[in-house]
Context: one part of a larger RNA
């Protein structure tokens, strides 16, 4: 001078963008933050409709029959998306290569979707338990499990062969068959098995990345081989025998700090100095180990053990986990609401309709920050009164006010009033599918309908009316005089003001700089 996730003091009008626990990875009341799917399945608890009984005529009972649907069984997501930065000095991270690998969904090649079987939960019905829940028995369905058969393809190999799959669901229908359910035909949408990609993700190496040598020697799975395990994969990853080797002053091992980058700040630059906000990667999910499922975790709102802690108990025994948004107590100078909406984008799930969504979008809050913009324009000399100053003659505040003629940003009332909406669905045509002018799938018309924000931007009228502080004035450094104190009282960022005429201390007036900010303090250049 520049800067800041800043605080404090004093003041404080609007808006537009930003940003808001830096300290205790401290502890947590309440509430939401991950749920869809009946077009995988048995079913019907509760709500409407519908039907039937019954009579007291507006009640009561029964009924999956609808429409839907609360618990189950399936099958998809909860390894994303949000936090936090405690641990990591390298199992990390920038860069630039590598070969030994996986990959749900998505695309894309090829080839199939036959014939069987047995159980279970939901339910019933007993029983234990203060709950949490647990258990015995009986019944049942599948896209849930098991086998059989086939194998283009794959995987193994002694090159001969051997091993390995699946599931149906839904609209719609002409001939034909029918046991009157359906068979059958098409279309969607699944399922097995496979070939390629995409994107994504495991792994391996060089080179870089703080400080101390008052840290100089460190290492037995430690180096390498061999064989076998093991992994989706290379590899002492792991295990057995063998050999003695591997790093190391180019700083090994050790202590300490510390998440890395892109960037951000400063700076003429080269540096220095720092990772808040946004953006990639790592790590962590009360503390510390383990694994399960799966395509993917060794999983933040998942299991299991231990451990602290806090709570419930009928003392036998349970339940918990905000470094998710909000909130609350602590700690500290110090950091917001227990908000609205799923209308946009985006994600899970669905065929769809639509759910769910605290990511997100929006509103609040607080001048934290950055930028705009206002507090009034013109004209007015009697240089008005009134402070202040005085050499008493006046000089200054001062065109300042008042006084006249305007303008209406902003604020506040009043009325109007886009964009942010594209779609979905419906109806009608045209293609394309197919036996079919059903379905169903594409493209085009047409209406209709969907907005949290929002009493929004914007924009008509109304009146000058709603709207200035805050430091400093000895030098450095712009801007000076009066009383008042008298080495007290007080200033001070360096020099240094203060002992009776203080431009430096505290008051008036006055000027000087910045301005809905001004100063301090802290911090980095």
């Nucleotide at each position: 001078g520049a800067u800041u996730g800043a605080a404090c003091g004093c003041u404080g009008g609007c808006g537009g963008c930003a940003u808001g626990c830096u300290u205790u990875a401290c502890a947590c009341a309440u509430g939401c933050a991950a749920g869809a799917c009946g077009a995988a399945c048995g079913g019907c608890a509760g709500c409407a409709c519908g039907g039937g009984u019954g009579c007291u005529u507006g009640c009561a009972c029964c009924u999956g029959g609808u429409g839907g649907c609360g618990a189950g069984u399936g099958g998809c997501g909860g390894a994303c998306g949000g936090g936090u930065g405690a641990g990591u000095a390298a199992u990390g991270c920038a860069u630039c290569g590598g070969a030994a690998c996986g990959u749900a969904u998505c695309u894309u090649u090829a080839a199939g979707u036959g014939g069987g079987g047995g159980a279970u939960a939901a339910c019933g019905c007993a029983u234990c338990g203060a709950a949490a829940g647990a258990u015995g028995u009986g019944c049942u369905a599948a896209u849930a499990c098991c086998g059989c058969a086939u194998a283009a393809u794959c995987u193994c190999u002694g090159a001969g062969g051997a091993g390995a799959a699946a599931a149906g669901c839904a609209g719609g229908g002409g001939c034909u068959c029918u046991u009157a359910g359906g068979a059958c035909c098409u279309u969607g949408c699944g399922c097995u098995u496979u070939u390629g990609g995409a994107g994504c993700g495991g792994c391996c190496g060089a080179u870089g990345c703080c400080u101390g040598a008052u840290u100089a020697g460190c290492u037995a799975g430690u180096u390498g081989g061999u064989a076998g395990g093991g992994u989706a994969a290379a590899g002492g990853c792991c295990u057995a025998c063998c050999a003695a080797g591997g790093c190391u002053u180019c700083g090994a091992u050790c202590c300490g700090u510390a998440g890395c980058u892109g960037g951000u700040c400063u700076g003429a630059g080269a540096g220095g100095a720092c990772g808040a906000u946004c953006a990639g990667c790592c790590a962590c999910a009360c503390u510390g180990g383990g694994a399960c499922u799966g395509a993917g975790a060794c999983a933040c709102g998942g299991c299991c053990c231990a451990g602290a802690c806090u709570c419930c108990u009928a003392c036998g025994g349970g339940a918990g986990g905000a470094a998710g948004c909000a909130g609350u107590g602590g700690g500290g100078a110090a950091u917001u609401u227990u908000g609205g909406a799923c209308a946009a984008u985006g994600g899970g799930g669905g065929c769809a309709a639509c759910c769910c969504u605290g990511a997100u979008c929006c509103a609040g809050c607080c001048a934290u920050g950055c930028c705009g913009c206002g507090u009034g324009a013109g004209u007015g000399a009697a240089g008005a009164a009134g402070g202040c100053c005085u050499u008493c003659g006046g000089g200054u505040u001062g065109u300042a006010a008042a006084g006249c003629u305007c303008u209406u940003u902003c604020a506040g009332u009043u009325g109007g009033g886009a964009a942010g909406a594209a779609a979905a669905g419906u109806a009608u045509u045209c293609a394309g599918c197919u036996a079919a002018c059903a379905c169903c799938u594409g493209a085009a018309u047409a209406a209709u309908u969907u907005g949290a924000c929002a009493u929004a931007a914007c924009u008509c009228a109304c009146g000058a009316a709603u709207a200035a502080g805050c430091a400093c004035c000895g030098g450095c450094u712009a801007a000076c005089u009066c009383c008042g104190u008298g080495c007290c009282a007080g200033c001070a960022g360096c020099c240094g003001c203060g002992g009776u005429a203080a431009u430096a201390c505290g008051g008036a007036g006055g000027g000087u700089g910045c301005a809905a900010g001004c100063g301090u303090u802290a911090a980095u250049c």

Small-subunit ribosomal RNA, 5' domain from an uncultured prokaryote, 525 nucleotides, folded computationally.
The RNAcentral record of the full RNA draws on ENA.